[in-house]
Molecule: c-di-GMP-I-GGC riboswitch aptamer
Organism: Deltaproteobacteria bacterium
RNA sequence: CUUGGAAAAGGCAAACCCGGAGUAAUCCGGGGACGCAAAGCCAAUGGGUCCGCCUGCGCGGAUAGCCGGGUUGCCGACA
Numbered sequence: 001c002u003u004g005g006a007a008a009a010g011g012c013a014a015a016c017c018c019g020g021a022g023u024a025a026u027c028c029g030g031g032g033a034c035g036c037a038a039a040g041c042c043a044a045u046g047g048g049u050c051c052g053c054c055u056g057c058g059c060g061g062a063u064a065g066c067c068g069g070g071u072u073g074c075c076g077a078c079a
Base pairs, nucleotide, nucleotide: 011036012035016031017030018029019028020027021026034065040071041070042069046067047066048063049062050061051060052059053058
């Protein structure tokens, strides 16, 4: 330098509960842990899914913990 991911330190935090924002999807704060080797960061003009409006074409929005992409990086083992 490259490859792989069984375990540990450290880290994050699903469902659910409380408070708040939103028509909604969903988001924010606190509690809480199902899980995560990038569940760190960036991107919604890669694909998918969801919500609202619309007769419809479509328009507007949400999701990065659905898959994929860019970028940075900890510990240990092997070669």